[in-house]
RNA sequence: GGUCUCGUAGCUCAGUGGUAGAGCGCCCGCCUGUCGAGCGGGAGUGCGCCGGUUCGAUUCCGGUCGGGGUCG
Repeated sequence: GGUCUCGUAGCUCAGUGGUAGAGCGCCCGCCUGUCGAGCGGGAGUGCGCCGGUUCGAUUCCGGUCGGGGUCG
C1' cells in the first nucleotide's frame, strides 16, 4: 500500500430504513441486626467523524479516523 471486518449507555453486546434496547454496573425503596443476595422502581441524552441518497439514516453509498485479521 491492497482487501475484509469492527466502532451503539460506565462495561459486554443486540438492533439493520419509520419511538434506540438487553445483561452487568449505578441511584432510590422494600427486606435484613449490618453487608450481600432477593424483590420493586428509576436515571442514563450513547449510534466514531464529514458528506451524499431518501419524506425519513444507527441501518444504504462515498470519504475519513481508530482497533483487529489477511495479502504483498